[in-house]
Context: one part of a larger RNA
Molecule: large-subunit ribosomal RNA, domain II
Organism: uncultured Dinobryon
């Protein structure tokens, strides 16, 4: 991993709702008893319970009663056609293990020191080698000593190193040879040493040269059994079919936030019966968008001010003067605001009337689920006018939605799948090939493979198309070429110098076709080159700018990857036209189901048939109808050795769960119908058991 089997809403009690049944102003027995064909049935048994009357705390009174001195007051009742009660299956709630599996833990009583820790008693063990303490002796030394030296001696948690004890390093091993080892290497090895045997200490306890270590492969509280099916707001799992409807991820509160309770949203039943959505008309309140501010609160900019105040400066006895400074006021022109408003929409919202017949709405019951939402468009807050970010509001989609498009792609675009069809038309999107479907243009643009479904800016540029403005121009423009570009004068000042060209001032005049008291280089200053300006030559447009289309650069990321690919100069971009393709959309044909209405059969709103209309995506979830399994009751002229159940095969039937029939196998029990009762349905629980 596969196969087979097992495997989860049960049972009892109480309550509640609707269903079925009995009796009915009543209903019903419980314990117990009698009888019997004895786990059963039948018959007794009103004690009790519920209902038929309420009100009050109660005494109590009573269709009333409480409050109160009282009421024509008020609370709760009565009257407005009085229905209950018992049994039963079903939904749900509560109490119980209460759908199943799952803790970490808690408590009680026992069992453990054959492992290990410590201790007690009694035994055992430590090759060999080295070092050479004290003491002792000799010599020497001294007054005697101390001392020195040579021997002797054999101390030590001494040294090296086997046994023994340990376990430092590395490798191997890691479904091992082994639930801790092997090899190598290493530490201790007369000691706080190692070790045999017997014994002692026990679970909030022991023991511990202390690591939360060890106490039998178990230790921050051993093991076993019990309480026990502890509890689990948590995770996982929860078994046949079809039909109808179909959510939520919000609000409030919560020792609450991944849990609940109430409301909202779903479903179902009963009742009401036009109330509903939408639209029209009328009537409302508002302070958003916008706008405005000489209307407030604040912010803000321009110019002015012979209004006030301050600072600084000058002057000064005082007075006064100046100010490119600051503040306030005023005038003027121009702005800003979620917490500004003199103003002020569109929408939205509320009410009334009309219209509106929708599987609308309203009321009261049964049963839920949901309270982690996601993206997208728009309006906003937070953030950085970041985030596949976060928090609200309004709509959409996904969630719970398949199909077509977007290459692929829950949330985007189109469109809502009852079933069947080798029929038709369209949507989004497409029509060169992959790949269904295309042509015409006007035409135009682009030349960058720009682009062909969409990643980019500031900025830069005689890219190129279109439209326009201004000026110059055959009395000759623009560019080029030829020539001129002068004189007073080296203007004045400054300066070492300043001669067009460091700087300051002025910027005239003359001769001229024209020529600056000089545009830029240049010199120390001159010189020199050049420009403006003029003429000639040439011969038709030139110059500057504005708006706009398509392109260019700007353009860097880690494997090669930003038309889906091929490829394309259109098969790109823009514009116009006519076609076509294209979905589970719509239409057509056939079939089914549900609801409503009508008709018909029928005692009947049951049920059947027919017709019409509408509907039939669906998670959580609600409702409805069925299939099958095991056992039982009843049914009978039932089947079966002339072959039951079970098994195998087969092209049958049914919307499905499933059900027939035939043949083979099998070898003794079964099927149908109507009911009843459940140990009643498994691809999932790291499920359990067995097999492969």
């Nucleotide at each position: 991993c596969c196969c087979g089997g097992c495997g989860a809403g049960u049972u009892g009690g109480c309550g509640u709702a609707g269903g079925a049944g009995g009796c009915g102003a009543g209903g019903u027995u419980a314990a117990g008893g009698g009888u019997u064909u004895a786990a059963g049935g039948c018959c007794c048994g009103a004690a009790g319970c519920c209902g038929a009357a309420g009100c009050g705390a109660a005494a109590g009174c009573g269709a009333g009663u409480g409050c109160g001195a009282a009421a024509u007051g008020u609370g709760c009742g009565g009257a407005u056609u009085u229905a209950g009660u018992c049994u039963u299956a079903u939904g749900c709630g509560c109490c119980a293990g209460a759908c199943c599996c799952g803790a970490a833990a808690g408590c009680a009583g026992a069992u453990g020191a054959u492992c290990u820790a410590a201790c007690c008693a009694u035994g055992g063990g430590c090759a060999g080698g080295g070092u050479g303490a004290a003491g002792c002796g000799g010599a020497u030394g001294u007054a005697a000593g101390a001392g020195u030296u040579c021997g002797u001696g054999g101390a030590g948690g001494c040294c090296c190193g086997a046994a023994c004890c340990g376990g430092u390093u590395g490798a191997u091993g890691u479904u091992g040879a082994a639930a801790a080892a092997u090899c190598u290497u290493c530490g201790g090895a007369u000691g706080a040493c190692c070790u045999g045997u017997g014994g002692u200490u026990a679970g909030g306890g022991g023991u511990a040269a202390a690591a939360g270590g060890c106490c039998a492969a178990u230790c921050a509280a051993a093991u076993c059994u019990g309480c026990a099916g502890a509890u689990a707001g948590c995770u996982g799992g929860u078994u046949c079919u079809u039909c109808c409807c179909g959510a939520a991820a919000c609000u409030a509160c919560u020792u609450u936030a991944g849990g609940g309770u109430a409301g909202g949203c779903g479903u179902u039943g009963u009742g009401g019966g036009u109330u509903g959505a939408g639209c029209c008309g009328c009537g409302g309140g508002g302070g958003u968008a916008g706008a405005g501010c000489g209307a407030c609160u604040g912010u803000u900019c321009u110019g002015g001010u012979u209004g006030g105040g301050g600072g600084c400066c000058c002057u000064u006895a005082c007075c006064g003067g100046g100010u490119a400074c600051c503040c306030c006021g005023c005038c003027u022109a121009g702005a800003c605001a979620a917490a500004c408003u003199c103003c002020g929409a569109a929408u939205a919202c509320c009410g009334c009337g009309g219209u509106g017949u929708a599987u609308u709405c309203c009321a009261c019951g049964g049963c839920a689920g949901u309270u982690a939402g996601a993206c997208u468009a728009c309006g906003a807050g937070g953030g950085a006018u970041a985030a596949g970010c976060u928090u609200c509001g309004u709509g959409g989609u996904c969630g719970a939605g398949a199909g077509g498009g977007a290459a692929a792609c829950a949330g985007c675009c189109c469109a809502g799948a009852c079933c069947g069809a080798c029929g038709g038309c369209c949507a989004a999107g497409g029509c060169c090939c992959c790949a269904a479907a295309u042509c015409c243009a006007u035409u135009g643009c682009u030349g960058a493979g720009u682009g062909u479904a969409u990643g980019u800016a500031a900025g830069g540029a005689a890219g190129u198309g279109a439209a326009g403005u201004u000026g110059c121009c055959c009395a000759g423009a623009c560019a080029g070429c030829u020539a001129g570009g002068a004189u007073g004068u080296u203007g004045g000042c400054u300066u070492a110098g300043a001669a067009g060209c460091a700087g300051c001032c002025a910027u005239c005049a003359u001769u001229u076709a024209a020529a600056a008291a000089g545009u830029g280089c240049g010199u120390a200053a001159c010189a020199g080159c050049u420009u403006a300006c003029u003429a000639g030559u040439c011969g038709a447009g030139c110059a500057a700018c504005u708006u706009u289309g398509c392109g260019c650069c700007g353009a860097a990321a880690a494997u090669g990857a930003a038309c889906g690919g091929g490829a394309c100069u259109a098969a790109g971009c823009a514009u116009g036209g006519a076609g076509c393709c294209g979905c589970a959309g719509c239409c057509u044909c056939g079939g089914g189901a549900u609801g409503u209405a009508u008709g018909u059969g029928g005692u009947g709103a049951a049920c059947g048939c027919a017709u019409a209309c509408a509907u039939c995506g669906g998670u959580a979830g609600g409702g409805a109808a069925g299939c099958g399994u095991u056992g039982g009751a009843c049914u009978a002229a039932c089947g079966a050795u002339u072959g039951a159940a079970g098994g195998g095969c087969g092209a049958g039937g049914g919307u499905a769960a499933c059900c027939a029939c035939g043949c083979c196998u099998g070898g003794a029990c079964g099927a149908g119908g109507u009911c009843c009762a459940a140990g009643u349905g498994a691809u999932a629980a790291u499920g359990c058991c067995g097999g492969g």